This is a predicted structure of a 1559-nucleotide RNA (small-subunit ribosomal RNA) from a Gemmatimonadales bacterium. The organism belongs to Gemmatimonadales, within Bacteria. The coordinates come from a structure-prediction model, not an experiment, and the mean pLDDT is 85.
RNA sequence: UACUUGGAGAGUUUGAUCCUGGCUCAGGACGAACGCUGGCGGCGUGCCUAACACAUGCAAGUCGUGCGAGAAAGCCCCUUCGGGGGUGAGUACAGCGGCGGACGGGUGAGUAACACGUGAGUGAUCUACCCGGCGAUGGGGGACAACCCAGGGAAACCUGGGCUAAUACCGCAUACAGCGGAGGGAGUAAGUGCCCUUCGUGAAAGCUGGCCUCUCCAUGGAAGCUAGCGUCGCCGGAGGAGCUCGCGGCCUAUCAGCUUGUUGGUGGGGUAACGGCCUACCAAGGCUAUGACGGGUAGCUGACGUGAGAGCGUGAGCAGCCACACUGGGACUGAGACACGGCCCAGACUCCUACGGGAGGCAGCAGUGGGGAAUAUUGCGCAAUGGGCGAAAGCCUGACGCAGCGACGCCGCGUGGGGGAGGAAGGCCUUAGGGUUGUAAACCCCUGUCAGGUGGGACGAACCCCGGGUCGGUUAAUAAUCGGCUCGACUGACGGUACCACCAGAGGAAGCUCCGGCUAACUCCGUGCCAGCAGCCGCGGUAAUACGGAGGGAGCGAGCGUUGUUCGGAAUCACUGGGCGUAAAGGGCGCGUAGGCGGCCGAGUAAGUCGUGUGUGAAAGACCGGGGCUCAACUCCGUGUACUGCAUGCGAUACUGCUCGGCUAGAGAAAGGUAGAGGCGAGUGGAAUUCCCGGUGUAGCGGUGGAAUGCGUAGAUAUCGGGAAGAACACCUGUGGCGAAGGCGGCUCGCUGGGCCUUUUCUGACGCUGAAGUGCGAAAGCGUGGGGAGCAAACAGGAUUAGAUACCCUGGUAGUCCACGCCGUAAACGAUGGGCACUAGGCGUUGGGAGGAUUGACCCUCUCAGUGCCGUAGCUAACGCGUUAAGUGCCCCGCCUGGGGAGUACGGCCGCAAGGCUGAAACUCAAAGGAAUUGACGGGGGCCCGCACAAGCGGUGGAGCAUGUGGUUUAAUUCGAAGCAACGCGAAGAACCUUACCUGGGCUUGACAUGUCGGUGGUACUUCCUUGGAAACAGGAGGGGACCCUUCGGGGAGCCGUCACAGGUGCUGCAUGGCUGUCGUCAGCUCGUGUCGUGAGAUGUUGGGUUAAGUCCCGCAACGAGCGCAACCCUCGCCCGUAGUUGCCAGCGGUUCGGCCGGGGACUCUACGGGGACUGCCGGUGAUAAACCGGAGGAAGGUGGGGAUGACGUCAAGUCAUCAUGGCCCUUAUGUCCAGGGCGACACACGUGCUACAAUGGCCGGUACAGAGGGCAGCGAUACCGCGAGGUGGAGCGAAUCCCAAAAAGCCGGUCCAAGUUCGGAUUGCAGUCUGAAACUCGACUGCAUGAAGCCGGAAUCGCUAGUAAUCGUGGGUCAGCCAUACCACGGUGAAUACGUUCCCGGGCCUUGUACACACCGCCCGUCAAGCGAUGGAAGCUGGGGGUACCCGAAGCCGGUGGCCUAACCUUCGGGAGGGAGCCGUCGAAGGUAAACUCAGUGACUGGCGCUAAGUCGUAACAAGGUAGCCGUAGGGGAACCUGCGGCUGGAUCACCUCCUUU
Repeated sequence: UACUUGGAGAGUUUGAUCCUGGCUCAGGACGAACGCUGGCGGCGUGCCUAACACAUGCAAGUCGUGCGAGAAAGCCCCUUCGGGGGUGAGUACAGCGGCGGACGGGUGAGUAACACGUGAGUGAUCUACCCGGCGAUGGGGGACAACCCAGGGAAACCUGGGCUAAUACCGCAUACAGCGGAGGGAGUAAGUGCCCUUCGUGAAAGCUGGCCUCUCCAUGGAAGCUAGCGUCGCCGGAGGAGCUCGCGGCCUAUCAGCUUGUUGGUGGGGUAACGGCCUACCAAGGCUAUGACGGGUAGCUGACGUGAGAGCGUGAGCAGCCACACUGGGACUGAGACACGGCCCAGACUCCUACGGGAGGCAGCAGUGGGGAAUAUUGCGCAAUGGGCGAAAGCCUGACGCAGCGACGCCGCGUGGGGGAGGAAGGCCUUAGGGUUGUAAACCCCUGUCAGGUGGGACGAACCCCGGGUCGGUUAAUAAUCGGCUCGACUGACGGUACCACCAGAGGAAGCUCCGGCUAACUCCGUGCCAGCAGCCGCGGUAAUACGGAGGGAGCGAGCGUUGUUCGGAAUCACUGGGCGUAAAGGGCGCGUAGGCGGCCGAGUAAGUCGUGUGUGAAAGACCGGGGCUCAACUCCGUGUACUGCAUGCGAUACUGCUCGGCUAGAGAAAGGUAGAGGCGAGUGGAAUUCCCGGUGUAGCGGUGGAAUGCGUAGAUAUCGGGAAGAACACCUGUGGCGAAGGCGGCUCGCUGGGCCUUUUCUGACGCUGAAGUGCGAAAGCGUGGGGAGCAAACAGGAUUAGAUACCCUGGUAGUCCACGCCGUAAACGAUGGGCACUAGGCGUUGGGAGGAUUGACCCUCUCAGUGCCGUAGCUAACGCGUUAAGUGCCCCGCCUGGGGAGUACGGCCGCAAGGCUGAAACUCAAAGGAAUUGACGGGGGCCCGCACAAGCGGUGGAGCAUGUGGUUUAAUUCGAAGCAACGCGAAGAACCUUACCUGGGCUUGACAUGUCGGUGGUACUUCCUUGGAAACAGGAGGGGACCCUUCGGGGAGCCGUCACAGGUGCUGCAUGGCUGUCGUCAGCUCGUGUCGUGAGAUGUUGGGUUAAGUCCCGCAACGAGCGCAACCCUCGCCCGUAGUUGCCAGCGGUUCGGCCGGGGACUCUACGGGGACUGCCGGUGAUAAACCGGAGGAAGGUGGGGAUGACGUCAAGUCAUCAUGGCCCUUAUGUCCAGGGCGACACACGUGCUACAAUGGCCGGUACAGAGGGCAGCGAUACCGCGAGGUGGAGCGAAUCCCAAAAAGCCGGUCCAAGUUCGGAUUGCAGUCUGAAACUCGACUGCAUGAAGCCGGAAUCGCUAGUAAUCGUGGGUCAGCCAUACCACGGUGAAUACGUUCCCGGGCCUUGUACACACCGCCCGUCAAGCGAUGGAAGCUGGGGGUACCCGAAGCCGGUGGCCUAACCUUCGGGAGGGAGCCGUCGAAGGUAAACUCAGUGACUGGCGCUAAGUCGUAACAAGGUAGCCGUAGGGGAACCUGCGGCUGGAUCACCUCCUUU
């Protein structure tokens, strides 16, 4: 130490994952603009739009030392008062002349070009002023302005006549060069370059100062001399310019062909100069896929921004070049222009005008209008720098230097610093304690930047010039003059600025954005899919960190945000550095041109390549080092670096190229074999179908899911014989063969293409690929002509259906076939371009060859070419591929770059048409997609369960009634529950109460709790009387009269009042806890570790068996474990033990005959404890397993019956009205009290039940046998009364004792006799009983009477598999009573059936498909209708653009020119040379005409497209999507679509075949 300094990602597709892929964000930059805000300074910077139009002022003049002429005012003097003189002044103004106005300054319109950049060339050139060198500067002439006179005009200005000077103009002389003619020479790559000789031709200007040495007049001057400045010729230089060439830098092929001065030549012209630059003639060339021509866009560069770089974007400011100057054209002058502030013409515009004519050009500096989102002062000064002129002074300079305005940018500074906790007040939040704002403030102590005031006060200035000194040049000269050095003096716009000092005092100085994730920063309130936010994803529908406000916080800070643009991120155009089987992407397939690429050996060359020099790569900028402004920004300095480039010299020769020679491994040829649906043509064969003829024969045939249309008694179908015709070729047939692909299938013959194998021989790289091009190219379709059996779009009919323009059926035409000609597309697919090489294997199969063994076509081994399957490494997002690569490399071609719009529109090409090829944009979306995963689902599959079906029994649905619900009604009919899983549910008891509802009447610290403060002391409490009232309540009056503690004061409790608060069955079950329902008593749900997978995830949990069971066994990259299952618990069934009252009674005794008594402890029973059952035993089956089947024993057998027990989870399931609870709401009411009413309504509808319809029954009489319960405000016996409900009465019993209590069906006997009945009991009337304050609304029961519907129930539907269903009664809870037929329990009697798993429903496991994941109640397509948006077509209409043809033809250059005009020169004086005007001609801008082209705009109408919470019709697709789907094509149809033909699998399922793997 310039030299190596340099690279971050995130959000968003899904339930989740990986990938693809787009969109979006974080960074930097800006000539910016907009919003809010704004203290100071420095340095920069400032019309990006209308190259739109411009008022006014200024921006280029200068020189009297080139020339002539030459005022006025003023002042002074004179005056005859008309004027004159002097000064002003040789000044001003103007003219002739010179130099400069070609620089400087502006702008970016045009330009795609040698315009620019870079490097060369000019032997094809010019160059004023400047520098160096050589030489010259002699002698003459004629004019024109100014000025004067006359005239025209409004003006601008013009015309005629006359005078005049010059560094103006013109001859002559001389002159090297130059030029022309002639001749010669050297050298070069080279011409017009260089050198020599000769003839001709060919310049000039003077001005100023000084001097008198020489000559003349002669103080001094002139000639002259001298100096300076000029002038002329030539050579050279410097700087500048012209021209030429190589290379380089935009888009578009929907522009593919362009060109007639075009390409070249010759002659001529022209230019400073080459040249087709121009012209005549001749030739017919020139350019182009390496993109001509056309269109669009654009000034180019140094550089600037960004980026790691490569790149990408840009071309403000500064600097170089170019172009332009109102638009178009033109020349003149000049060294230089085709000239920004010059001229001429035309045009548009503006202004003046006397209407005849004139004037003008800010893209200079300011400024104005206009446009626009937007861009400044009509400032100061020439002091500095630079420029023009001048000898100089100096003049001019909107270049420039400064100032002004703008936070437009960059940089710097400040708005204070330190201390300060009662952590003040206020705000905000709060779990109410506190937290936070926050050391922040107040307060105390300091400082003094900036701004303010006062005073001082620069650098930039040194020149020029002047004065002095000194040295030198020049000269005759000590004049003059020039140069150097030195001293002094003079000059500042900025500006009284920078800077310095002092004064005062924290005093004057902070905002903006953001706070859901990305992304740093959180709470409250308001709002309630509203208002709004939003960069993307997305927020907002009552608790919003996302809207709005607030508090707080985060970030940046005189700024902060927003918008726009650009680079980055984006490896998202991929050179660095991407891809194409399925994500977007391989051309349908060959042949082949250009091009690209190319085997082995040797030699040469040195173009590429590499090394090293040289020149160049302007300055500025960048980088480095250093310096100056207090720092920085900024700026200055440097033999500094870089500028990756170009040119050129020398060198190297491995590789590539080129040339030459050679080789045989690539390629090809020859020879010999060989397989084949390869192609074309001709012929030929049989089976089948249909038709025709004939025979036999009779009533049907045909068709379907089932039918019908259709055919048939005029004889079909069937069958036999004969015939006709067309099309296609069964078996063989095979993941067999052939072909480039499409494709190719009977047999024979002919012609013909390609492949493979073997062997030697030959050629000698002849090869690969292939843009264009060209050929082939299924089906459908088109044209012409044939043909037409079958099949079959369209069409017709029949069915199906809500419909059925379909699927099914009966018919049926194009077509399918042939010939010829078109079309040129397919899921033309292996969704995989071609070639070559390399990289484990195994098993098939086709063709060829060799070897072995052989009778052999068999078999074995090797090998070449094809064709399949599996698989290693590797690759892949995964699936998968894997010597037939999707592996590893090389070469060439094609193609992709988000989805939709769209393979659409327009244009072009092709086609008869249909249409094909090529192929966009506006607009719109935040995705679209691939593979795989877990689920869910399937009108997918397999296996298996369940009263799921089936089998069976009994019901419901019909009737009447009960009850619940819906609906309706109502003042209210309180509320909830809603498919299963709401509906005899919450409610296991609504007349009041309950009660939540309604009406009406009251109360307001409240019916209830806690606390504070005050009051009360015969207060609380209780009782009586009384007024109003329905009561509650409001009011009055009297009596009785406490409690706890005590220190004896009082306190507590109570009551009254007050304040906090109570209270709410008000809302939200979608804010919640808890509890519950359901899938489901289903057999599942998970975890740890390990393993596999990039991952989601998988494995375990799958598999083989087995089970009721994830039950168990075996196997297994799994091994274990948890929650479930089972078991443990309760109950019933057997036995035993213990115990024996209130239970029991076998034996014994007694008896009123009743376990009644004595007694017994056996039995039953009771209730406690045990035992028992475990597939334990046997046989069989099975893997010798688990287990299953059968058997024995046993009370019970394989879970013995029943119960309790409910995994992870699902349904935002149910409940805020059990309770609890967040939030919200009410507070003299949404709280609370009371009376009455309602919850009981009733035209209806549904659910659940009861009772029935009867004889297996009803009724009457008699008679038998339970279990489990309940009972003290209770159960209530015997007895008596009543027909009865019941009453009277009260024994016994807190209950194994007494009571409820009768069990009923059953059994025995009798009756009824098929009937709306002796069935059935609804309804209604009357009379009663009981409970209860009270049975009207609205109780139950009893008696008598009444005696409805109903005769077994449509579609449909429910329960049940054994002590079950069915049937029979009994008890209990709630409860005063009861609307209970309900619910929960109990026992009695006691069946039938299950072949079986096809089907319906639900479920489990495995598997498969999926476009579903809110998960099939999913997703989703198209027409139609509505709104909005952009767009195509279109009769036309309007405008722009360039070109062509013709007409007209300005200015002007050039050419011509009779007559006309004409100073310099010549002249023989006549004239001539030369020049000019005028006229003519070529060219020629603008303009006009014409036909087209092209690009825009607009357009009645019209076509599709996109977008848009809840429109209409259908259901096309996703599952086998209910007809598998899709591609091409054709027809048809409201629509999605349907159908035909051919193709594809990117089709599920079942079966079969083949192959593979394993044994």